RNA sequence: GAAUUGGGCAUCGGCAACGAUUGGCUAUGAACCGUGUCAGGCCUUGACGGGAGCAGCACUAAGUAGAUUCAGUCGUGUGCCGGUGUCUUACUGUUCACC
Numbered sequence: 001g002a003a004u005u006g007g008g009c010a011u012c013g014g015c016a017a018c019g020a021u022u023g024g025c026u027a028u029g030a031a032c033c034g035u036g037u038c039a040g041g042c043c044u045u046g047a048c049g050g051g052a053g054c055a056g057c058a059c060u061a062a063g064u065a066g067a068u069u070c071a072g073u074c075g076u077g078u079g080c081c082g083g084u085g086u087c088u089u090a091c092u093g094u095u096c097a098c099c
């Protein structure tokens, strides 16, 4: 001086971890301005019936809460793998050549 192994650093990609968030799940959730069923009562009919419809009940909306199993998105002084560059100027080993 050259080649090369390993390592350090930077960067990119992949996977995982963690955090945040969204959806999905569960629960709750409407005096009236949601739906359904509408006791009572009201209206209507000669009657049979019919009508609107409060409470109640059921189902849900917005919302609220929960569990983190699932899925998506974003992020990183976390981890691993792989690629590239760099460490001749402040890593290392080996080999070869020259002095």
Base pairs, nucleotide, nucleotide: 001096002095003094004093006091007087008086009085010084011083012082013081014080015079016078017076018075019074020073021072022071023070025066026065027064028063034059035058036057037056042051043050044049